[in-house]
RNA sequence: GGCGAUGUAGCUCACCGGUAGAGCAAUCGACUCAGACUCGAUCGGAAGAAGGUUCGAUUCCUUCCAUCACCUCCA
Repeated sequence: GGCGAUGUAGCUCACCGGUAGAGCAAUCGACUCAGACUCGAUCGGAAGAAGGUUCGAUUCCUUCCAUCACCUCCA
C1' cells in the first nucleotide's frame, strides 16, 4: 500500500428501517444472628465521527477514525 471484518451501557453481547434491550458489574432493599448464595428494584447509551437517502436510520449509502485478521512491497 491492497482486501475484509468489527465498533451499541463500566464489561460481554442482542436488536438489523418504526419509542434501544439482556446478562454480569455498581447502588438500594428482601432473606440471614451476621455473611455468602438467591430474589426484587434502581442506575447506566447522543449506537465510533461527519454527511446523504427516507415520513422515520443503530440498521441502507458515502467519506473518515480506531481495533483485528489476511495479502503485497521495501530496507
Overview: This is a predicted structure of a 75-nucleotide RNA (transfer RNA) from Sedimenticola sp. The sequence was found in a public genome assembly.